[in-house]
RNAcentral holds the full RNA, with entries from SILVA. The part of an RNA shown here (large-subunit ribosomal RNA, domain V) has 583 nucleotides and comes from a soil metagenome. Its Rfam family is "Bacterial large subunit ribosomal RNA". Rfam links the family to the GO terms structural constituent of ribosome and ribosome. Its mean pLDDT, the model's own confidence on a scale to 100, is 85.
Context: one part of a larger RNA
RNA sequence: CCCGCGGCUAGACGGAAAGACCCCAUGAACCUUUACUGUAGCUUUGCAUUGGACUUUGAACCAAUCUGUGUAGGAUAGGUGGGAGGCUUUGAAGCGGGGGCGCUAGCUCUCGUGGAGCCAACCUUGAAAUACCAGCCUGGUUUGUUUGCGGUUCUAACCUAGCCCCCUAUACGGGGGUGGGGACCGUGUAUGGUAGGCAGUUUGACUGGGGCGGUCUCCUCCCAAAGAGUAACGGAGGAGCUCGAAGGUACGCUAGGUACGGUCGGACAUCGUACUGAUAGUGCAAUGGCAUAAGCGUGCUUGACUGCGAGACUGACAAGUCGAGCAGGUGCGAAAGCAGGACAUAGUGAUCCGGUGGUUCUGAAUGGAAGGGCCAUCGCUCAACGGAUAAAAGGUACGCUGGGGAUAACAGGCUGAUUCCUCCCAAGAGUUCAUAUCGACGGGGGAGUUUGGCACCUCGAUGUCGGCUCAUCACAUCCUGGGGCUGUAGCCGGUCCCAAGGGUAUGGCUGUUCGCCAUUUAAAGUGGUACGUGAGCUGGGUUUAAAACGUCGUGAGACAGUUUGGUCCCUAUCUGCCGUGGG
Repeated sequence: CCCGCGGCUAGACGGAAAGACCCCAUGAACCUUUACUGUAGCUUUGCAUUGGACUUUGAACCAAUCUGUGUAGGAUAGGUGGGAGGCUUUGAAGCGGGGGCGCUAGCUCUCGUGGAGCCAACCUUGAAAUACCAGCCUGGUUUGUUUGCGGUUCUAACCUAGCCCCCUAUACGGGGGUGGGGACCGUGUAUGGUAGGCAGUUUGACUGGGGCGGUCUCCUCCCAAAGAGUAACGGAGGAGCUCGAAGGUACGCUAGGUACGGUCGGACAUCGUACUGAUAGUGCAAUGGCAUAAGCGUGCUUGACUGCGAGACUGACAAGUCGAGCAGGUGCGAAAGCAGGACAUAGUGAUCCGGUGGUUCUGAAUGGAAGGGCCAUCGCUCAACGGAUAAAAGGUACGCUGGGGAUAACAGGCUGAUUCCUCCCAAGAGUUCAUAUCGACGGGGGAGUUUGGCACCUCGAUGUCGGCUCAUCACAUCCUGGGGCUGUAGCCGGUCCCAAGGGUAUGGCUGUUCGCCAUUUAAAGUGGUACGUGAGCUGGGUUUAAAACGUCGUGAGACAGUUUGGUCCCUAUCUGCCGUGGG
């Protein structure tokens, strides 16, 4: 050097399983509910199947009969018309008994008695006699007809897992009889309610992972790199209107501040002087403007017009913006002119659907109408603001699929804020004295052990805390060794320098690392090694499915809250290591 054999598992990000955690999908599933929309079921009511009688109580109509009080007035005058008489031995007035109404005045009916009268035009009144007649109104009574609600009852629909007979040998079914119930129940149809019992679905995006929080449209400034434009969960603020004058025009005017003076009067009110000069003001944020004022007044007014619009700006589109000029009619101004809102830039919403007004449009044979079109206008915090629907929330640890290292948790990497170590300066402490020792305020480095940041390999899998076993390295050294200084007398110490050869605990509690305690020790070092080591072990913790408590939630369920329980696979091909053999 080559080839074996027996072993060990550190590596081959070993094998196995298109990661179950995490995120994503306008994925699917199951579960929940006061998500949305339905629906079985239940229920309400109408009608039908569905008939008879009696009765209570309504309604309508016909007939009869009664009823009617403001004030004035003999008094309880419903309204209108006719009308000069009407009623009465077929029993008037009066009297007695009873009933009804009633505004307590009276009106009316009936029975008895009685035996010849009673009432009308008179005076008051808007209206004159219920003296008499007709038809009508208000409210009532009685009879009848039709009809409604309710009650009772009947039997013939309908029901009957009561009994008997037959088909028939029949625990089914049918027929007949009898009994029971009964126009209910049941059923059909229409209608309202209820309805996670069931069903179909929805439950946004951005995001230095996701969730929680915040945001989503528009305006102004910075970022923005002197044309325009330009991102971030970059830094600051505003809008979702307002105003018939705060618009138009003609004419006119100039603010604010400081100092001094001046009654109440003050830092600031109104007045005066001087100086300054736009710092003022602008309906509202900021920016850019503004004295010819766009700022502040007064007069007159409605151009806060109708029909258009050359040409530009801007924009992926759709939108958005500016606009001279022409026609009509108008306001102000002597006129020239100015005026199609407001100093400018925010003050907003496409389409569909529908409403309202107008219209020489259309009008299903024709004439109309309905409906539609066109013009004008109205109805959206459609604010997730280019608006998926008129209409929508949650749970999943029982979970599933497709994907992602485009994106989190472990480990690694980069970084090094934080952490640890060190150095510089030296205010001060140290009786005195900065530097024996300690060292503020600050500054410079180093390390890569913490907590982080980033999201670069890995999601067709890199097994995760602690323990056991076995280690190996660094040195910023815990012990042992050598030294310097000391605020080192000695013994003990303090601090710094050199030094990694060797060494560097056993128990109790806890899953613990850590820590506390007990007892030892010369000492019980600090770290790295995928927080060394699960194809070496364990499996107590964390982190599935079961279950409970507390808390939260209407609930399904949830909780870096607790609690009990809970499958750890791999026969070693290669590298490596140990032992051994042959050539």